Context: one part of a larger RNA
Molecule: large-subunit ribosomal RNA, domain IV
Organism: Nanoarchaeum equitans
RNA sequence: CCUGGCCGAGGGAAAUCGGCAAAUUGGCCCCGUAUCUUCGGUAGAAGGGGUGCCUGCGGUCGUGGGGUAAUCCUGCGACCGCAGGUCGCAGUGACAAGGGCGGGCCGACUGUUUACUAAAAACAUAGCCUCCGGCAAGCCCGAAAGGGUGUGUACCGGAGGUGACGCCUGCCCAGUGCCGGUACCUGAACCCCCCGUCCAAGGGGGCUAAGGGCCGGUAAACGGCGGGAGUAACUGUAACUCUCUUAAGGUAGCGUAGUCCCUUGCCGGUUAAAUGCCGGCUCUGCGAACGGCGUAACGAGCUCGCCACUGUCCUCGGCCAGGGCCCC
Numbered sequence: 001c002c003u004g005g006c007c008g009a010g011g012g013a014a015a016u017c018g019g020c021a022a023a024u025u026g027g028c029c030c031c032g033u034a035u036c037u038u039c040g041g042u043a044g045a046a047g048g049g050g051u052g053c054c055u056g057c058g059g060u061c062g063u064g065g066g067g068u069a070a071u072c073c074u075g076c077g078a079c080c081g082c083a084g085g086u087c088g089c090a091g092u093g094a095c096a097a098g099g100g101c102g103g104g105c106c107g108a109c110u111g112u113u114u115a116c117u118a119a120a121a122a123c124a125u126a127g128c129c130u131c132c133g134g135c136a137a138g139c140c141c142g143a144a145a146g147g148g149u150g151u152g153u154a155c156c157g158g159a160g161g162u163g164a165c166g167c168c169u170g171c172c173c174a175g176u177g178c179c180g181g182u183a184c185c186u187g188a189a190c191c192c193c194c195c196g197u198c199c200a201a202g203g204g205g206g207c208u209a210a211g212g213g214c215c216g217g218u219a220a221a222c223g224g225c226g227g228g229a230g231u232a233a234c235u236g237u238a239a240c241u242c243u244c245u246u247a248a249g250g251u252a253g254c255g256u257a258g259u260c261c262c263u264u265g266c267c268g269g270u271u272a273a274a275u276g277c278c279g280g281c282u283c284u285g286c287g288a289a290c291g292g293c294g295u296a297a298c299g300a301g302c303u304c305g306c307c308a309c310u311g312u313c314c315u316c317g318g319c320c321a322g323g324g325c326c327c328c
Base pairs, nucleotide, nucleotide: 001323002322003321004320005319006318007317008316010314011313014312019309027051028050029049030048031047036041038164052086053085054084055083056082057081058080059079060078061077062076063075064074065073066072087091099307100306101305102304103303104302105301106299107298111123112122127162128161129160130159131158132157133156138149139148140147141146165294166293167292168291170225171224172223175222176221177218178217179216180215181214184213185212186211191206192205193204194203195202226244227243228242229241230240253286254285265281266280267279268278269277270276
């Protein structure tokens, strides 16, 4: 010096990306518990007190002996409790055995995952929505025979999206897709007619299915959701007006966000000091089932703060075990 284990005066996170690690707490009994809440919970909230041993007494339950059934006499065990005493620094005396609280983000939750660097805000999930299917169906496997779903039959099976719950989910069908319709147009071969050929080949015309055109529907289908001017009796701003333009011009809600830059935005709170966090503002920002905004509970998730506690640090010292190093 390394690895493992342990102790430390005073200070107490000043260390560090970050309390990482360590320390604190710890079992059981009693008291007592805010806020929020989906009334279940949050709760072991928080915060307090007790805990050994000896002696005496009381209670509950159980089980014996002597008795005649009762009254009665006499034991034992388990548990609950009260009082007095006693020892130590310390009584869950070792082992075992939660640190706590508050704000915010994400995901509702329990669950699942990268066997061997990722456990998560990713996947799944109940719930919600759409689509296909009346069964010799739909979907899937197979070249077929045949098989699965299915010993099933729409309160069922299959496919997709969203993701508890609460409040909600605006506008656009022009494009793409899907569904429906269709007088007419287009539309291959077969077939028919004509030409052609010895026969064929070949050429032209007609009829015509699906499909397409055409007409509609459909966005919890793929997706999309503007620009330029002017205007109010301070200024500023623009409820208002004009104009170009689109299929329609982003509604509610949220917003410097886990959301490009400007950006350490601006104001307030927190600190002695704040590129942090929280609250507010808000622009050309996000934006409504590729869901929007909330939300109790939950989380080895991410983030900020406070208390307790500590060798993380000030600042290092010492002890134990093993190894290294050095000497023989």